RNA sequence: UGUAGGGUCAACUAACGGUAAGUUCUCAGACUCAUAAUCUGACUAUGCAGGUUCAACUCCUGCCCCUACCA
Numbered sequence: 001u002g003u004a005g006g007g008u009c010a011a012c013u014a015a016c017g018g019u020a021a022g023u024u025c026u027c028a029g030a031c032u033c034a035u036a037a038u039c040u041g042a043c044u045a046u047g048c049a050g051g052u053u054c055a056a057c058u059c060c061u062g063c064c065c066c067u068a069c070c071a
Base pairs, nucleotide, nucleotide: 002069003068004067005066006065007064010024011023012022013021018054026042027041028040029039030038047063048062049061050060051059
């Protein structure tokens, strides 16, 4: 320099163009003499900027970052 893949809560993963879901962590409550475990609930996210569309994590363009390969 080029090619390919990827970027989603604090962490790890989902999501035919049609309500952004789950596990762990955290917090609160229940239970307990108390803690743990268990149960219930809450909290936090689509890398940035545009475009297409009634509607975009999803499709298109540019930029930024990460990984692998080539040079």

Transfer RNA from Antillogorgia bipinnata, 71 nucleotides, folded computationally. Its Rfam family is "tRNA". The family's RNA type in Rfam is transfer RNA. Model confidence (mean pLDDT): 82 of 100. Taxonomically the source falls in Antillogorgia (Eukaryota, Anthozoa, Octocorallia, Malacalcyonacea). RNAcentral holds the sequence, with entries from ENA.